[in-house]
Context: one part of a larger RNA
RNA sequence: AGCACACGGUGGAUGCCUUGGCACCAAGAGGCGAUGAAGGACGUGGGCGGCUGCGAUAAGCCCGGGGUAGGUGCUGACCAACCUUUGAUCCCGGGAUUUCCGAAUGGGGAAACCUACGCGUGGUAAUGCGCGCGUGACUUCGCCUGAACACAUAGGGCGGAGCUCGGUAAGCGGGUGAACUGAAACAUCUUAGUAACCCGAGGAAAGGAAAGAAACCUCGACUCCCUGAGUAGUGGCGAGCGAAAAGGGAAGAGCCUAAACCUGCACGAUGCCAAGACGGCAGUCGUUGUCGUGUGGGGGUUGUAGGGCCUGAUGUGAUCCGUCUGCCGGCGGGUCGGAGAGUUACAAAGUUGGCUGCUAGCCGAAGCAAAUGGAAAGUUGCACCACAGCGGGUAACAGUCCCGUAGGCGAAAGCAGAUCAGCCUCUCUAUUCAGGUACCUGAGUACGGCCGGGCACGGGAAACCCGGUCGGAAGCUACGGAGACCACUCCGUAAGGCUAAGUACUCCUUGGCGACCGAUAGUGAACUAGUACCGUGAGGGAAAGGUGAAAAGUACCCCGGAAGGGGAGUGAAAUAGUACCUGAAACCGUGUGCCU
Numbered sequence: 001a002g003c004a005c006a007c008g009g010u011g012g013a014u015g016c017c018u019u020g021g022c023a024c025c026a027a028g029a030g031g032c033g034a035u036g037a038a039g040g041a042c043g044u045g046g047g048c049g050g051c052u053g054c055g056a057u058a059a060g061c062c063c064g065g066g067g068u069a070g071g072u073g074c075u076g077a078c079c080a081a082c083c084u085u086u087g088a089u090c091c092c093g094g095g096a097u098u099u100c101c102g103a104a105u106g107g108g109g110a111a112a113c114c115u116a117c118g119c120g121u122g123g124u125a126a127u128g129c130g131c132g133c134g135u136g137a138c139u140u141c142g143c144c145u146g147a148a149c150a151c152a153u154a155g156g157g158c159g160g161a162g163c164u165c166g167g168u169a170a171g172c173g174g175g176u177g178a179a180c181u182g183a184a185a186c187a188u189c190u191u192a193g194u195a196a197c198c199c200g201a202g203g204a205a206a207g208g209a210a211a212g213a214a215a216c217c218u219c220g221a222c223u224c225c226c227u228g229a230g231u232a233g234u235g236g237c238g239a240g241c242g243a244a245a246a247g248g249g250a251a252g253a254g255c256c257u258a259a260a261c262c263u264g265c266a267c268g269a270u271g272c273c274a275a276g277a278c279g280g281c282a283g284u285c286g287u288u289g290u291c292g293u294g295u296g297g298g299g300g301u302u303g304u305a306g307g308g309c310c311u312g313a314u315g316u317g318a319u320c321c322g323u324c325u326g327c328c329g330g331c332g333g334g335u336c337g338g339a340g341a342g343u344u345a346c347a348a349a350g351u352u353g354g355c356u357g358c359u360a361g362c363c364g365a366a367g368c369a370a371a372u373g374g375a376a377a378g379u380u381g382c383a384c385c386a387c388a389g390c391g392g393g394u395a396a397c398a399g400u401c402c403c404g405u406a407g408g409c410g411a412a413a414g415c416a417g418a419u420c421a422g423c424c425u426c427u428c429u430a431u432u433c434a435g436g437u438a439c440c441u442g443a444g445u446a447c448g449g450c451c452g453g454g455c456a457c458g459g460g461a462a463a464c465c466c467g468g469u470c471g472g473a474a475g476c477u478a479c480g481g482a483g484a485c486c487a488c489u490c491c492g493u494a495a496g497g498c499u500a501a502g503u504a505c506u507c508c509u510u511g512g513c514g515a516c517c518g519a520u521a522g523u524g525a526a527c528u529a530g531u532a533c534c535g536u537g538a539g540g541g542a543a544a545g546g547u548g549a550a551a552a553g554u555a556c557c558c559c560g561g562a563a564g565g566g567g568a569g570u571g572a573a574a575u576a577g578u579a580c581c582u583g584a585a586a587c588c589g590u591g592u593g594c595c596u
Stems, first nucleotide, its partner, number of pairs: 002594008015581001016546002020517002022514001024512005029506002032166001039101003042055003046079002049075003061095006070083003106115003116135007136165002138162008172200005182189001186236001212219002223250004233241002254498003257442001261298010276285002278329006303476001305441003308437006317336007337429006350423005355417005361409003367382004383400002385389001391403003447471008457483001478493005533540002553580001556567004
């Protein structure tokens, strides 16, 4: 040195545990912000570094409600000084305060700093000393002023208003828009209208009441799911891409304008030969008339066409007023009565009370003994409750010990509601039918040429939709579509707008659940974690859990400078001693034996 056995050191695997994660379900919420947000900087405690809370009133101040004996948050003990049954601490609701930065908004700026002006106010011998309020841009409204250029306009000034600015996880609409990749290379193609960037809105967004789809039968807004179907198609007919109708479900809701016509107002033109003033008769007035433009009110909204205007028929609760004057008729308006509707479109503000729920809480059944043990909940014996034997804790495994659980109860204040009622608001109280007339029914639009894009559809036989550019209709005896185009037939009515539900998502709140993880796992993060650390920066980004039931964390003695040990003591256990549960292996020793 090797081998074997025994005992150790080192090391931190394994087992067990879980404060933390992950995924899903149900319900809620989907905000916030110039009344200064999100996010931060700096402060703030008697001794205070970090976290948390808070803001110079600074781990807090005031009010209301709940709750009950302790309390001055955590790390984290300790000391000091205090508070509290005259109800503290704590929990919920409302209010006050809320430095500085940040959209940041008086100006500036290398964020958390520098420096003004106006008004008010305080202090000093004095000041470059304090305090409060205001002073941003944009949009819009009003007033004043006011060029080139006479009026005017632009511009300037002053004042008022703003749910305008910023932020936000995913989902949504729009704009811009790749490449790696696949095609076994690569260029059309694919990846993909994806990623990324920008803009915008909402609790959802988008879409939406047919110029639709079909096929000679019909359906009847939109959205989502299943199916149709990997079908029809498309495609260097390669790789690939990939519908729609019909059928079955979820949900269900329809509306408002433009125009014709009537009329109020403003402006312009025209008009004494007038015309007109609701109809009839009579009187009276007369730039009141007519046309155009703009604006307000009525009217009107569709495709078996609809509406306007004219004529006729039908028909209306009472009453008052107006319509140049009087009478009759007509028309318009008000009041009362009657009927109906309403805050998500179809008009629009809401308000009060009830009810229900949320934001603190409260009540809540039933077990003792013995032996073992450090400890009983395990064992044995005899009981009990159960609308409660979910779960957690308690010195081992507890329905009956504690918190709870089933079940039931509760709000001064704030919030929500698709719920009910009142107030409130709106509409109707004439419409309908028949005939005539041809006045209206969304124009630089539809459509065409050229060039692009979107449609499952790569230019194709290529319809349809969108854009650029150049042309450019018809107007209801009209126009569009039915996948070139034409005819016939059928379907629809573009060029204005609004619209709940069914659908998507989860930064967040509450409750629940798991053939999810259990510290190299599960979030990067169970612990000072987006921390330490790295990087100029964008950015990258860790490691690190466990004494014990309880600190009972080893008084006292001895060795040593200390570290660390030996006794003693605590404890069930100290080879559980804070380098602490278990304590594998590699690696390093000590002892004994064998062997060289």